RNA sequence: UGAGUAAGACAGGCAAUCGCGGACUAUGGCGGUCCGAGGAAAGUCCGAACUCCAUAGAGCAGAAUGCUGGCUAACGGCCAGUGGGGGUGACCCCAAGGAAAGUGCCACAGAAACAAUACCGCCCGCCAGCAAUGGUGGGUAAGGGUGAAAUGGCGGGGUAAGAGCCCACCGGCAGCCGGGCGACCGGCUGGCCGGGUAAACCCCAUUCGGAGCAAGACCGAGCAGAGGGAGGAGUAGACGCACCCUCAUGCGUCUACUCGCAGGUUGCUCGCCUGUUAACCUUCGGGUUGGUCGCUUGAGGCGGUGGGUAACCGCCGUCCCAGAUAGAUGAUUGCCCCUCGCGCGCGCGCAAGAGCGCGCGGGGACAGAAUUCGGCUUACGGCUUGCUCGCACC
RNA sequence: GCCCCCAUCGUCUAGGGGCCUAGGACGCAGCCCUUUCAAGGCUAAAACCGGGGUUCGAAUCCCCGUGGGGGCA
Repeated sequence: UGAGUAAGACAGGCAAUCGCGGACUAUGGCGGUCCGAGGAAAGUCCGAACUCCAUAGAGCAGAAUGCUGGCUAACGGCCAGUGGGGGUGACCCCAAGGAAAGUGCCACAGAAACAAUACCGCCCGCCAGCAAUGGUGGGUAAGGGUGAAAUGGCGGGGUAAGAGCCCACCGGCAGCCGGGCGACCGGCUGGCCGGGUAAACCCCAUUCGGAGCAAGACCGAGCAGAGGGAGGAGUAGACGCACCCUCAUGCGUCUACUCGCAGGUUGCUCGCCUGUUAACCUUCGGGUUGGUCGCUUGAGGCGGUGGGUAACCGCCGUCCCAGAUAGAUGAUUGCCCCUCGCGCGCGCGCAAGAGCGCGCGGGGACAGAAUUCGGCUUACGGCUUGCUCGCACC
Repeated sequence: GCCCCCAUCGUCUAGGGGCCUAGGACGCAGCCCUUUCAAGGCUAAAACCGGGGUUCGAAUCCCCGUGGGGGCA
């Protein structure tokens, strides 16, 4: 000096004037004091808090996650590690369980795409032929060819030619031993290996009731004290009525049970709950679009200290830091900071040029809270520091 | 604000891993037919919302974004 990589802090600052929202305070007053957006307030992709739903129980189905250990209120997040991959390197990335449980798929090409196979070639036998060669029966996956992928790789031995057929090394698998909490790693032995795909079905393990602050609670106003549909059955008991009395019978009411019916259990079945004369459900219509609470003190921020490699946790001190409801957090001016362009000046230099100062003009990103937190993802500006690689010079 | 759904020629759509160089209808353009127009026939142009991943292979499966639509007091 160029390129890269990781981490960190910041998000222009100050003052004046005029405004906006909130809290407190003062008042026959029109004021005072204090506070007032973000690292992503965004997307709504995960996880919770909180609230409601009268059951959230069982089974099936469904959804999500998926190396190991830890952190956390929880998580699909974070930290540390293991294995794999990329990069010369600093460093970065990984939905990373199971393909010898089963099923499916693997287009085209190719003989053959997963249990069996010979297209060319190589080798052997037989037949025909003088021969070249042809036919036929076998052997062969070493070579060619096809493909994204071809039956472990490579070398040697061996053989008619070949082949884990045999051997060494490497990969994988199984067993044993050692290390590690574990993922896994290292060593020895064995036989000789049985393609890929699970972000295909599936299997295994773990987790999951639903809805969401327009949740929900209260007050007021208003239409109004409303209308329509649907309007069970049986058994037993009690009471009343019907005949002058009792029984029986019939009718009505109430209670209990059973069977239905309707609704809920936000997929289905069982079970459970509620209702059975309307509290539920369906449909039609009318009215309200006001206020208060929820609503901001919280798994809270900052500083110190101790533990832990770290994520994070404990203790002490200190602080209170937006709560609007069509939605406040802004505008103007001046000075300063950073940066870009132009002009002028100064010194260096042959020059190209860069440096410093002054003046003028422009620019300072992405983006705006709406119940609240913990993450993830996306958008985005310059700055600082560590490290790596290249080039040049001393 | 909270919660869902969708995206393929100009429009409506088919296609849910390979046969996709993406099919059909309407429309548009050209030619034929007709004296001309319509109807009819033939032909052509025209699309997978963007990026990344899984896979040998993605319009299709997964993730992130963009755009559009719907519901809730």
Molecule: RNase P RNA; transfer RNA
Organism: Chloroflexota bacterium